Lysine riboswitch aptamer from a bovine gut metagenome, 177 nucleotides, folded computationally. It matches the Rfam family "Lysine riboswitch aptamer". Rfam links the family to the GO term lysine biosynthetic process. The literature on the family includes a 2003 paper in Cell by Mandal et al., "Riboswitches Control Fundamental Biochemical Pathways in Bacillus subtilis and Other Bacteria". The RNAcentral record of the sequence draws on MGnify.
[in-house]
This record gives sequence, C1' cells and structure tokens, in this order.
RNA sequence: GAUAGAGGCGCGGCCGUCAUCAGUAGCUCCCGGCGGGGCAGGAAUGCCCCGGGCGACAGGAAUCGCAGGGAGGGAAAGGGAUCGCCGCCGAAGGCUCCUCCGGUUUCCUGGCCGGGCGGCGCCUGGGCCGUCGGAGAACAUCCGCCGGACUGUCGUAGGCAACUACGGAGCGCUGUC
Repeated sequence: GAUAGAGGCGCGGCCGUCAUCAGUAGCUCCCGGCGGGGCAGGAAUGCCCCGGGCGACAGGAAUCGCAGGGAGGGAAAGGGAUCGCCGCCGAAGGCUCCUCCGGUUUCCUGGCCGGGCGGCGCCUGGGCCGUCGGAGAACAUCCGCCGGACUGUCGUAGGCAACUACGGAGCGCUGUC
C1' cells in the first nucleotide's frame, strides 16, 4: 500500500401499521366587535363612507383579516414508536463558513426555519445512565458539553494462567498478500 474482517442495547435508509399532534388549525353557521360622519326609520336597528388600532417574522410599500364566545363537522406536516426489508462497521452523527433550492401573505433587503448522495475544515471508538443546555406541542424523541459505570481494541506494568491496574484513540485494531 492492497484486500478481508471484528466490536453490539452497533449505525443509516425505505415501506407498512399505530399513537401523538388534536377535538388543535383551517372550514360552515350564529352572537359579539374602536372612533367620527352620512342615509333610511318614530324608535330599536340596518346600510354606506372615512380614520385609527391590532394581527399576518423585522423594516418600507401593497394586500388581507378583526380580539372573544357558542354550535356543527374536522385534518395534515414536522417529530416519534414498532413490524418487515435493504445497505453497512467513520458505520454514522455533530459544528463553523461557503454555495444552491424551498418555506416564512406579495415585492425588496435582512433574519429565521427546512433541505442537498453540495463543498472546505474540525470534533466524536461504541452504546447505556445521569445533570445541564438547545430543538420540540410534549414527561415522546433528537442533538451537544460534562460526569459515571460498562464494552471492543491496542500499549505499558503485574501475574504460570484466568485476569487486574493504568493509559491511548477509529489517522485505531486483527487476518492475509
């Protein structure tokens, strides 16, 4: 250098099912809903015009809507759990920056969110448990720092051995050439 492998509550992807989201959003109907003016009317009230306020991520412009209550009917995405299948063992995950695409009412600028068999660089051996922080509707779940024991592996020391202690990191370890 090439190639084949090992770790185990191991990693990732896809399909189906289920719960959650949620009796929520949006939809339909009813009641209610700032100020001023005008019209109709005896009044109750109804209709029209103008303005203001609030909301739709921020600013500018435009546009749309009107807090709340009741009734009817009533989701989905994202995030999960699990059966099965497939690909695997830097598997894969994370972070900064760049780039492209989509969303955030519309346009511009910015921000935010999501994504790419995108790019450069860096971090993490592996899963588990716990504190804290972040994401999330969430006591689900995911991500990160730290701590703990466990586990695979190599090194050093001890031991006849089983094994024990300490240390290292996947840029590692084992087999073959």